[in-house]
A computed fold for an 85-nucleotide RNA from Candidatus Jacksonbacteria bacterium RIFCSPLOWO2_02_FULL_44_20, annotated as transfer RNA.

RNA sequence: GGAGAGGUCGCAUAGAGGCCGAGUGCGCUCGCUUGGAAAGCGGGUAUACCGCAAGGUAUCGCGGGUUCGAAUCCCGCCCUCUCCG
Numbered sequence: 001g002g003a004g005a006g007g008u009c010g011c012a013u014a015g016a017g018g019c020c021g022a023g024u025g026c027g028c029u030c031g032c033u034u035g036g037a038a039a040g041c042g043g044g045u046a047u048a049c050c051g052c053a054a055g056g057u058a059u060c061g062c063g064g065g066u067u068c069g070a071a072u073c074c075c076g077c078c079c080u081c082u083c084c085g
Base pairs, nucleotide, nucleotide: 001084002083003082004081005080006079007078010026011025012024013023018068027045028044029043030042031041032040046059047058048057049056050055061077062076063075064074065073
C1' cells in the first nucleotide's frame, strides 16, 4: 500500500430501515426471603442539555449524505483484529 471483519449502557454481546436509547447475560443497587448470609425471586441501573416538577430533546467511534423516518443504507476519517504484498 491492497482486501476483509469489527467499534452498541460499567463489562460482554444481539439487533441489518419505523414496533429501538434499543434486548439478553454479568456486574452494581434496593426489596422479598433468613436468626444472619448464600442461593433464588422481583424492581432499578448510560451521558449531556432544558425544566420547580411531571417530563422533553440529543447521542449506537467521529463528521457528512440519502430517506417522511437511520444503530441499520451511502461517502470520508479515526481506532482494533485478520490476511495479502
It was read from a public genome assembly. Lineage of the source: Bacteria > Bacteria candidate phyla > Candidatus Jacksoniibacteriota. It matches the Rfam family "tRNA". About the family: Transfer RNA (tRNA) molecules are approximately 80 nucleotides in length. By type it is a transfer RNA.